[in-house]
Molecule: transfer RNA
Organism: Candidatus Altimarinota bacterium
């Protein structure tokens, strides 16, 4: 330098055009002599950045940034 894949909540990941979800974690309550475990609830992301297409973009297109792998 070329190619493929990825970047979404604190963490691990879903979500293939109609204003984003799960598990774990945080916090609150219940249970328990207490802790842990368990149960119920709560909080938390303008989706890596910019532009384009579209009535509408996390999703499609282009450029850039970051990471992994392959080729040279």
């Nucleotide at each position: 330098g070329g190619g493929u894949c990825g970047g979404u909540a604190g963490c691990u990941c879903a979500g293939u055009g109609g204003u984003a979800g799960a598990g774990c974690a945080u916090c609150u309550g219940g249970c328990u002599c207490u802790u842990a475990a368990c149960c119920a609830g709560u909080u938390g992301g303008c989706c890596g950045a910019g532009a384009g297409u579209u009535c509408g973009a996390u999703c499609c297109u282009c450029u850039c940034c970051c990471g992994a792998c392959c080729c040279a």